Transfer RNA from a Candidatus Micrarchaeota archaeon, 72 nucleotides, folded computationally. Rfam family: tRNA.
């Protein structure tokens, strides 16, 4: 300098146009003699930023910026 991948909850990752979700953690709560485990219910997100197409964008386009790979 060129291409390719990736960016979603505290972490680990689905989600491929129609109200954004799992598991772990976390909070309350049952139960326990008390603890862990166990059941239950909840909290937690400007979908890395900005534009643009569409009746609608996490998802499609462009641009920027962050991380990893690979080419010269």
């Nucleotide at each position: 300098g060129c291409c390719c991948u990736c960016g979603u909850a505290g972490c680990u990752c689905a989600g491929c146009g129609g109200u954004a979700g799992a598991g772990c953690g976390c909070g309350u709560g049952c139960a326990u003699g008390g603890u862990a485990a166990g059941c239950a219910c909840g909290a937690g997100g400007u979908c890395a930023c900005g534009a643009g197409u569409u009746c609608a964008a996490u998802c499609c386009u462009c641009g920027u910026c962050g991380a990893g790979g690979g080419c010269u």